[in-house]
RNA sequence: UACUUAUCAAGAAAGGCUGAGGGACUGGCCCUUUGAAGCCUUGACAACCUGUUUUUGCCGGCAACGGUAAACAAGGUGUCAAUUCCAGUUCCGCCGAAAGGCGGAAGCAGAUAAGUC
Numbered sequence: 001u002a003c004u005u006a007u008c009a010a011g012a013a014a015g016g017c018u019g020a021g022g023g024a025c026u027g028g029c030c031c032u033u034u035g036a037a038g039c040c041u042u043g044a045c046a047a048c049c050u051g052u053u054u055u056u057g058c059c060g061g062c063a064a065c066g067g068u069a070a071a072c073a074a075g076g077u078g079u080c081a082a083u084u085c086c087a088g089u090u091c092c093g094c095c096g097a098a099a100g101g102c103g104g105a106a107g108c109a110g111a112u113a114a115g116u117c
Base pairs, nucleotide, nucleotide: 002116003115004114005113006112007111008110013042014041015040016039017038021031022030023029025088026087027086028085043080044079045078048076049075050073051072052071053070056069057068058067059066060065084109089106090105091104092103093102094101095100
């Protein structure tokens, strides 16, 4: 870098350095000198991977043990404005003279995790 699978309506910020951008892309709409992004420190959230269960349940097994669920922990990641901020393509329903608007479903794109080459 590419591919596969899962999740994406919940949750969680302070301080220091620095100083103008940021929210992936496009359009919108927002955030931002009452300090953006980045770096550092500390904290928090969550539970994908991981670990524990000889006070847990179920399944398999003669047994050792294995699988699974749940609970707990928090070692590896991740995250801590707004639903992935909203839309972007297609289809369906309703409204409208039309342009279009509203609602829903699927999809695209993206993010994160685990795995594969």
Background
A computed fold for a 117-nucleotide RNA from a Chitinophagaceae bacterium, annotated as SAM riboswitch aptamer (S box leader). The coordinates come from a structure-prediction model, not an experiment, and the mean pLDDT is 82. The organism belongs to Chitinophagaceae, within Bacteria. The sequence was found by an Rfam model in a public genome assembly.